[in-house]
RNA sequence: AGUAUUGCCAGGCCUAAUUGUCACGCGGUGACAACCGGGGGAACCCGUAAAACUGGGGUGAAGCGAAUACUCGCGGGGCUGCCCUCUCUUAGCCCUAACCCGUCAGCUAACUCCGGAGGCACUUCACUCGAGAGGAGAA
Repeated sequence: AGUAUUGCCAGGCCUAAUUGUCACGCGGUGACAACCGGGGGAACCCGUAAAACUGGGGUGAAGCGAAUACUCGCGGGGCUGCCCUCUCUUAGCCCUAACCCGUCAGCUAACUCCGGAGGCACUUCACUCGAGAGGAGAA
């Protein structure tokens, strides 16, 4: 000097997955609150011939069709410097999983029960094109 790995701090991305206060046995654990998110749950509405087949349902963008499969198409979702957020547009790069309930649940006011995890990229040489609206800040 360079490379690799690990830890901490700051900022950034997916996501509801953040913040604060208090207590304790204090390298952490727990409780509560705010805020964010999800489930169950009337009337009205929706649905309802039976049987069989492969009961049915939830979180999530992760659905449908074709295909022996690889995979493809349509649809859906995310990211991409010029203060921040939202909508549209354009280009590029990606994702389209996984898990849970347990025979049970349409919508749903009151009411009620839960969750706030996990996973990543960069170290500024890099980091699409515009339009509109709102906000912040400065003058």
Model confidence (mean pLDDT): 78 of 100. c-di-AMP riboswitch aptamer (ydaO/yuaA leader) from a Bacillota bacterium, 139 nucleotides, folded computationally. The sequence was found by an Rfam model in a public genome assembly.